[in-house]
Context: one part of a larger RNA
RNA sequence: GGAUGAACGCUGGCGGCGUGCCUAAUACAUGCAAGUCGAACGGGAGUGCUUGCACUCCAGUGGCGAACGGGUGAGUAACACGUAGGUAACCCACCAAACAGACGAGGAUAGCUUUUGGAAACGAAAGGUAAAACUGGAUAGGACAUCACAAAUCGCAUGAUAAGAUGUUUAAAGAAGCAAUUCACUGUUAGAGGGGCCUGCGGCGCAUUAGCUAGUUGGUGAGAUAAAAGCCCACCAAGGCGAUGAUGCGUAGCCGGACUGAGAGGUUGACCGGCCACAAUGGGACUGAGAAACGGCCCAUACUCCUACGGGAGGCAGCAGUAGGGAAUUUUCGGCAAUGGACGAAAGUCUGACCGAGCAACGCCGCGUGAACGAAGAAGUAUUUCGGUAUGUAAAGUUCUUUUAUCAGGGACGAAAAAACAAAUUGACUGUACCUGAUGAAUAAGCUCCGGCUAACUACGUGCCAGCAGCCGCGGUAAUACGUAGGGAGCGAGCGUUAUCC
Repeated sequence: GGAUGAACGCUGGCGGCGUGCCUAAUACAUGCAAGUCGAACGGGAGUGCUUGCACUCCAGUGGCGAACGGGUGAGUAACACGUAGGUAACCCACCAAACAGACGAGGAUAGCUUUUGGAAACGAAAGGUAAAACUGGAUAGGACAUCACAAAUCGCAUGAUAAGAUGUUUAAAGAAGCAAUUCACUGUUAGAGGGGCCUGCGGCGCAUUAGCUAGUUGGUGAGAUAAAAGCCCACCAAGGCGAUGAUGCGUAGCCGGACUGAGAGGUUGACCGGCCACAAUGGGACUGAGAAACGGCCCAUACUCCUACGGGAGGCAGCAGUAGGGAAUUUUCGGCAAUGGACGAAAGUCUGACCGAGCAACGCCGCGUGAACGAAGAAGUAUUUCGGUAUGUAAAGUUCUUUUAUCAGGGACGAAAAAACAAAUUGACUGUACCUGAUGAAUAAGCUCCGGCUAACUACGUGCCAGCAGCCGCGGUAAUACGUAGGGAGCGAGCGUUAUCC
């Protein structure tokens, strides 16, 4: 000098765009943050009238979603990340495409009714009911096994591709509409996009950590998995790693990037984007295409709450907000109008994602606090050699301007549409931005410094005191270094200090 998610002191007019718990991954009151579908299903309630239909709402069964989106950085020195590859060792719901198919049966159960237990949370028994829920049967392709062929092409290789027979096993669902048709369902193939696994290389400190290892290293076989593998198990062998730093300890999420620097490098990983990990702490599986699942389940632990003492309920590192900690970090706001997401045939519903507004000079950028003229160089103040000098064209005064401010009037873009065409409709922000007019210099300047480094000096007070100080150093009676005043220098809605990095 530059930089900061900054804080502190003094001061503070406006706008735009950003940013805002770095500490206790501490504990959390309250509200909201994941639902949706009646065009899958049987019911219940209400309303309307044409009295057997229509519409609306509701719990339940069922489907899809809830594995995304949002938060945090505790753990992790690791294939976690980055980069370059591999998978001939793998998976995939929704989406787009192609081919083929959707035959024919059955038994339940929730809701409901009745009875009943419990303070509650939540149940129990009996009766009866539907489905795209569930269970068999048939068929197809597929998969697996055995047999046959063991020829062809390809691959470094275990092998890959394509091809025959037999056996075993395994699919399906309908709905809306007068209809055309649309949506949905099943199997297979290849795709898109997403993921799992493996490998080379790369990026912290300490050797005052030198030895580490028994599923440890490898083999055979069986198992598990979507899938290779000590992943797991039985048996066998005795290996494997290490001064090119194993092991241990400490620290730490990684990266694109950011800051600085001429560069090399050093430091860093807030915001935004990619990946990973976590969801009170520890463990576990269930469901599912996908989870070892933040707002799911089970167990244990700590804590909090309810209780009729028998037993129950909970998890803000989602958005706000509270307490606490701290030098320190915001509103218990508006809206789904836009973008995106879930569901739905659609209308639409939901969406603290998101879009906006609010608070904060926290940062960057822009604008303003007036302009021209004005010497009796006024008054005041400071100083003085008492003549003067400085403040100083500064003020006053005259003539203007109106950014900004206040008031009045007008007033957006963001909106594209939603099977096709046509028409219509749709804005939280917002009566905002912006435009026009009126009023009137009116509403708006501070902070630090002045011994040298370093731009800027005098007077008084003080007297090694009080004090200053980044370094050198000032102060013991003439202090340009302390305090005050006048004057001056620098920056300016900021200025200075502290902390940290280059």
Predicted 3D model of a 502-nucleotide part of an RNA (small-subunit ribosomal RNA, 5' domain) from an uncultured bacterium.